[in-house]
């Protein structure tokens, strides 16, 4: 320079038009003599900006970061 890929919470990860599941970690609360282990509760403008739709994390365009091939 072209081409593909990926972008979701503190990490990891699901989702394929109809108000984002789960694990881990935090953080309070419960049980305990006190810690572990258990159980309850909180935490998400889904990279960014416009369209498209009653509706968009998802579809479409631009852009940004990586990461992979080629030159």
């Nucleotide at each position: 320079u072209g081409g593909g890929g990926u972008g979701u919470g503190g990490c990891c990860a699901a989702g394929u038009g109809g108000u984002a599941a789960g694990g881990c970690a935090u953080a309070g609360g419960g049980u305990u003599u006190u810690g572990a282990u258990c159980c309850c509760u909180a935490u998400a403008u889904c990279c960014c900006a416009g369209g498209u739709u009653c509706g968009a994390a998802u579809c479409c365009u631009g852009g940004c970061a990586c990461c992979c091939c080629a030159u």

A computed fold for a 71-nucleotide RNA from Candidatus Azosocius agrarius, annotated as transfer RNA.
Its mean pLDDT, the model's own confidence on a scale to 100, is 80.
Its Rfam family is "tRNA". By type it is a transfer RNA. Its family is annotated with triplet codon-amino acid adaptor activity in the Gene Ontology. From the family's description: Transfer RNA (tRNA) molecules are approximately 80 nucleotides in length.
NCBI's taxonomy places the organism under Bacteria, Pseudomonadota, Gammaproteobacteria, Candidatus Azoamicaceae, Candidatus Azosocius.
The RNAcentral record of the sequence draws on ENA.